[in-house]
RNA sequence: AGAGUAGGCCAAAUGACCGCUGCUUUGCCGUCCGGCAAAGGGGAGGAAAGUCCGGGCUCCACAGGACAGGAUGCUGGGUAACACCCAGUCCCGGCGACGGGCAGGAAAGUGCCACAGAAAGGAAACCGCCCGAUAAGUCGGCUUCACGCCUCCUAUCGGGUAAGGGUGAAAGGGUGAGGUAAGAGCUCACCAGUCCUGCCGGUGACGGCAGGAGCUAGGCAAACCCCAUCCGGAGCAAGACCAAAUAGGGGAACGCUGGAGGGUGGUCCGCCCGAGUUCCCGGGUAGGUCGCUCGACCCCGACGGCAACGUCGGGGCUAGAUGAAUGGUCAUUGUCCCCGGGUUCGCGGGUCGCGCUCCCGGGGAAACAGAACCCGGCUUACCGGCCUGCUCUAACA
RNA sequence: GCCCCCGUAGCUCAGGUGGAUAGAGCAAGGGAUUCCUAAUCCCUGUGCCGUGUGUUCGAGUCACGCCGGGGGCACCA
Numbered sequence: 001a002g003a004g005u006a007g008g009c010c011a012a013a014u015g016a017c018c019g020c021u022g023c024u025u026u027g028c029c030g031u032c033c034g035g036c037a038a039a040g041g042g043g044a045g046g047a048a049a050g051u052c053c054g055g056g057c058u059c060c061a062c063a064g065g066a067c068a069g070g071a072u073g074c075u076g077g078g079u080a081a082c083a084c085c086c087a088g089u090c091c092c093g094g095c096g097a098c099g100g101g102c103a104g105g106a107a108a109g110u111g112c113c114a115c116a117g118a119a120a121g122g123a124a125a126c127c128g129c130c131c132g133a134u135a136a137g138u139c140g141g142c143u144u145c146a147c148g149c150c151u152c153c154u155a156u157c158g159g160g161u162a163a164g165g166g167u168g169a170a171a172g173g174g175u176g177a178g179g180u181a182a183g184a185g186c187u188c189a190c191c192a193g194u195c196c197u198g199c200c201g202g203u204g205a206c207g208g209c210a211g212g213a214g215c216u217a218g219g220c221a222a223a224c225c226c227c228a229u230c231c232g233g234a235g236c237a238a239g240a241c242c243a244a245a246u247a248g249g250g251g252a253a254c255g256c257u258g259g260a261g262g263g264u265g266g267u268c269c270g271c272c273c274g275a276g277u278u279c280c281c282g283g284g285u286a287g288g289u290c291g292c293u294c295g296a297c298c299c300c301g302a303c304g305g306c307a308a309c310g311u312c313g314g315g316g317c318u319a320g321a322u323g324a325a326u327g328g329u330c331a332u333u334g335u336c337c338c339c340g341g342g343u344u345c346g347c348g349g350g351u352c353g354c355g356c357u358c359c360c361g362g363g364g365a366a367a368c369a370g371a372a373c374c375c376g377g378c379u380u381a382c383c384g385g386c387c388u389g390c391u392c393u394a395a396c397a
Numbered sequence: 398g399c400c401c402c403c404g405u406a407g408c409u410c411a412g413g414u415g416g417a418u419a420g421a422g423c424a425a426g427g428g429a430u431u432c433c434u435a436a437u438c439c440c441u442g443u444g445c446c447g448u449g450u451g452u453u454c455g456a457g458u459c460a461c462g463c464c465g466g467g468g469g470c471a472c473c474a
Stems, first nucleotide, its partner, number of pairs: 001393010012333007020043002023040007045368001049379002052377005057235004064269004069231005074088005089103001090101004104226002109224002111220003126165002128161008137152001140150003173191006192216001194213008239290004249281006261273003283473003297316008335365008345355004398470007407423004416454001425441005447463005
C1' cells in the first nucleotide's frame, strides 16, 4: 500500500423567528372545580418497528395435584428470567484473523427410504465367477476302427460365492498378503471407526495413552416417540374509582342446598364462592381520574472475575401524550457527490494529456423510521461518517 | 395497544400423512355445430405454490426468519 476480519460510537452542529404538548411559578377572572395570560424549564430511537422469547406489574385461590399440551436440548458459568449473553468442547468452512452449527437418544420401540435396482436393513444371486448332474455338438487328444474315455464349448437344472459389473442419495469398513473349486474378516499385517476396561489431564463437555472385544451395528427424531429440565391462565382495552344514561324490557335453557353455575386454560380431582346463571333479540353510555413513570434506571471510579457479570462508593433525574405533541423556515459552519477554474508533485509525451494534494466559485444530497404500562433480549430495516484490535499478500528498511 | 387466522392458475378452492411433470370448477383462446348468436361437444395454454434460509437423497408439504392481507376486543342495566 492493497485485500479482509471482529467490535464500538455518532445519527450533523450553532443561532434567530414562528408554532405544538406536559410541568413549575407569578398575575388576572372566578364561591369552588377551573379558565386566560406571561415567564422559566422539559419534550423519541438505535432500532421507539415485528410482537418472536423472557420477566416485572395487575386480576383470577394462597397458584394446589394428575393427565393432556407446549418449550428447551454439547459442557460450565452469568442473570429477576430467557429460546439471551460469556467462556470452552466437538464438527464444518476459510491460507489466516475469524465465521457457522434446533450439536441428547437410531445397540428402547414403531415408521419411512419414491424412481431405478436382483436386493433399501440383521437383506439380496440379475450379469459374471466356481462346483455338480443331464442333454446336444463336434475342434482336438487316447484308440487299428467302432464303442468308450478325457478336454473344450453350448443349453437346462441344482447349489456355492457379496471379490468384479450394473442401479441408486445410500449396497453391511479400506489396502495388501495368505487361503479357496471360486470367493468372503475366512485368517493375518497396517489403517479408519465403534464399544468395553484401566491410567493420566480437565469442575465438565471432552482430550491423550495402553490393553481387549467383535470384525463393523446405514440414513431420517426440523417422522412418531423416549429421556432430562422448565411452564397455572389472562393481559394496562389488566385493574381500581367517579360521573352520565335507559324500556332495569322480551324470549329460551339449566337450577334453587341431594345445589345449576362461576373462580377467563383442554379434561378430572381438590379448594373457594354460590341463588341465580348462560345465550339470543332489543336498549343506553362510549366522558373523566388513578394505574403512568424512580427504575432488575443512567454516568463515573475502585475491587473480584479470562469474560458475561457482580459488590461497594460518589453523582444524576432524563417524554408521559390519548385521534395522540416532540415541528417548520432562514442564515452560517461541517460531511459527501458532480461541474468549472487554479495550484503542487509524479508519469507518459514534448508545450498537451492522465493521476494526486490543496484552494476558489456554482449546483445537489443527508437514511431507516417515530414512544402509547415498563424493562432484558432476539430478529428485521438503515444515507453516510469516525475510532480501535487483529489477519493475509507484496515491497522497503 | 393486545390477541388470533390466512396466502396454491385471471377468480373460487383441493392437495398438507415429504416421492408430482401440482389438479378441479368458472373464466380465457381455438375448432366443430348454426344463416348468425347463445347453449352443447372437442382441444389448448395459464403457476418461481407470498418470500428467504435451512433439515432431507428429495420440500407445495417439515423448521425458522421476513412480506402482504383479513378478523376480534370497552362499559351499564
Predicted 3D model of RNase P RNA and transfer RNA as a complex of 474 nucleotides.
Rfam match: Bacterial RNase P class A. By type it is a ribozyme.
Model confidence (mean pLDDT): 76 of 100.